Model confidence (mean pLDDT): 81 of 100. Predicted 3D model of a 72-nucleotide RNA (transfer RNA) from a bacterium.
RNA sequence: GUCCCUGUAGCUUAACGGAUAAAGUGUCUGUCUUCUAAACAGACGAUGGAGGUUCGAUUCCUCCCAGGGACA
Numbered sequence: 001g002u003c004c005c006u007g008u009a010g011c012u013u014a015a016c017g018g019a020u021a022a023a024g025u026g027u028c029u030g031u032c033u034u035c036u037a038a039a040c041a042g043a044c045g046a047u048g049g050a051g052g053u054u055c056g057a058u059u060c061c062u063c064c065c066a067g068g069g070a071c072a
Stems, first nucleotide, its partner, number of pairs: 001071007010025004018055001026044006048064005
């Protein structure tokens, strides 16, 4: 340099182009307990960036960014 794959809560994963973007774990609060842990309830928290297509984009297209791989 060319080509391919990946990028979603702090972490691990979901989501036919149409649900309020879903869960586990985590953190915080509360209940329970003599205390802690466990259990239960509640809250917090995300689509890598910029454009395009579309009535509608996490999903499709283009460029860029980051990571990985193959070839040279």
The RNAcentral record of the sequence draws on ENA.